Overview: This is a predicted structure of a 98-nucleotide RNA (SAM riboswitch aptamer (S box leader)) from a marine sediment metagenome. The model forms 94% of the base pairs in the Rfam consensus. Its mean pLDDT, the model's own confidence on a scale to 100, is 80.
RNA sequence: CUCAUCAAGAGAGGUUGAGGGACCGGCCCUGAGAAACCUCGGCAACCUUGAUCAUACUGGUGCCAAUUCCGGCAGAGCGGAUCGUUCUGGAAGAUGAG
Numbered sequence: 001c002u003c004a005u006c007a008a009g010a011g012a013g014g015u016u017g018a019g020g021g022a023c024c025g026g027c028c029c030u031g032a033g034a035a036a037c038c039u040c041g042g043c044a045a046c047c048u049u050g051a052u053c054a055u056a057c058u059g060g061u062g063c064c065a066a067u068u069c070c071g072g073c074a075g076a077g078c079g080g081a082u083c084g085u086u087c088u089g090g091a092a093g094a095u096g097a098g
Stems, first nucleotide, its partner, number of pairs: 001098006011040005019029003023072004041064003045061003068092001073089007
């Protein structure tokens, strides 16, 4: 850079000790212990091994609060409304494959 997916699913213990949810705004999680690391476990999205399709298994990644937590840009609908809300698309991001 290209393609696919993103409303489902799945956490305990230990070390440690204040942040975390990509960015900005909001909102939220957190000393009843954040993030990180380690151990064990789980989920099943993509790829993969054996013997073909499917399933299961094996292996490589990934993931295990909240829709990718919600919005950010554009268009349309509704409401009296510069505002609010709903829908669609986009942008950005994440993961996998090339």